[in-house]
SAM riboswitch aptamer (S box leader) from Elizabethkingia meningoseptica, 98 nucleotides, folded computationally. The model forms 94% of the base pairs in the Rfam consensus. Taxonomically the source falls in Elizabethkingia (Bacteria, Pseudomonadati, Flavobacteriia, Weeksellaceae). The prediction has a mean pLDDT of 79. The RNAcentral record of the sequence draws on Rfam.

RNA sequence: UACUUAUCCAGAAAGACGGAGGGAAUUGACCCGGUGAAGUCUUGGCAACCUGCCACAAGUAAGGUGCCACAUUCAACCCCAAAAGGGAAAGAUAAGUC
Numbered sequence: 001u002a003c004u005u006a007u008c009c010a011g012a013a014a015g016a017c018g019g020a021g022g023g024a025a026u027u028g029a030c031c032c033g034g035u036g037a038a039g040u041c042u043u044g045g046c047a048a049c050c051u052g053c054c055a056c057a058a059g060u061a062a063g064g065u066g067c068c069a070c071a072u073u074c075a076a077c078c079c080c081a082a083a084a085g086g087g088a089a090a091g092a093u094a095a096g097u098c
Base pairs, nucleotide, nucleotide: 002097003096004095005094006093007092008091013043014042015041016040017039021032022031023030026076027075028074029073044068045067046066049064050063051062052060053059072090077087078086079085
């Protein structure tokens, strides 16, 4: 990188540096942002996918990941007269295979 499977209505932020963007990508909308965005570091936390502990389950949270505005934010393709709603696609995370 590609493929397969599972999940995606929950949860969890302070400080330092930084200095204008950010919410995955395109367009539009909506929203966050000099009362400091992205990013980096430190500390803290959340969660429970894999491993561990546990006789199993439940549980736990030591290890491997992951995550910590709101929300996979909405629309785009399909169902639906439309809206609402649902699905798909795409994406994210984990485990596995090559």